RNA sequence: GGGCUCGUAGCAGAACGGCAAUGCGCUCCCUUAGCGAGGGAGAGACUGAGGGUUCGAAUCCCUCCGAGUCCA
Numbered sequence: 001g002g003g004c005u006c007g008u009a010g011c012a013g014a015a016c017g018g019c020a021a022u023g024c025g026c027u028c029c030c031u032u033a034g035c036g037a038g039g040g041a042g043a044g045a046c047u048g049a050g051g052g053u054u055c056g057a058a059u060c061c062c063u064c065c066g067a068g069u070c071c072a
Stems, first nucleotide, its partner, number of pairs: 001071007010024003018055001026042005048064005
């Protein structure tokens, strides 16, 4: 330098173009003498950045930024 894959909550990790799951963690409640475990409830991401297409974009297209991998 070129090809490919990828970037979503604190972490991991889903999502036929139709209004963002789930688990762990976190907060509160029950339970306990207390902690843990168990049970119940709840908050938290508009999806790496910027444009485009579309009635509608995490998803499709383009350019950047970053990561991994292969080739040279």
The RNA shown here (transfer RNA) has 72 nucleotides and comes from Candidatus Rehaiarchaeum fermentans. The RNAcentral record of the sequence draws on ENA. The coordinates come from a structure-prediction model, not an experiment, and the mean pLDDT is 81. Taxonomically the source falls in Candidatus Rehaiarchaeum (Archaea, Nanobdellati, Candidatus Parvarchaeota). It matches the Rfam family "tRNA". It is annotated as a transfer RNA.